[in-house]
RNA sequence: GGGCCGGUGGUUUAUUGGUAUAAUGCUACGUUCGCAACGUGGAGGUAGAGGGUUCAAUUCCCUUCCGGUCCA
Numbered sequence: 001g002g003g004c005c006g007g008u009g010g011u012u013u014a015u016u017g018g019u020a021u022a023a024u025g026c027u028a029c030g031u032u033c034g035c036a037a038c039g040u041g042g043a044g045g046u047a048g049a050g051g052g053u054u055c056a057a058u059u060c061c062c063u064u065c066c067g068g069u070c071c072a
Base pairs, nucleotide, nucleotide: 001071002070003069004068005067006066007065010024011023012022018055026042027041028040029039030038048064049063050062051061052060
């Protein structure tokens, strides 16, 4: 320098056009003498960044940043 894969709540992850899912963590309440476990709720992400297409973009296109991998 070139090819490919990946980047989504604190962490891990689903969603391949219709304002994003689950687990875990955090937190409130119930249960307990108390803790844990369990049950029922809550907060937390506008999807690495910018632009384009579209009525509508995490998703399609372009540029760019970061990580991994292969080739030279």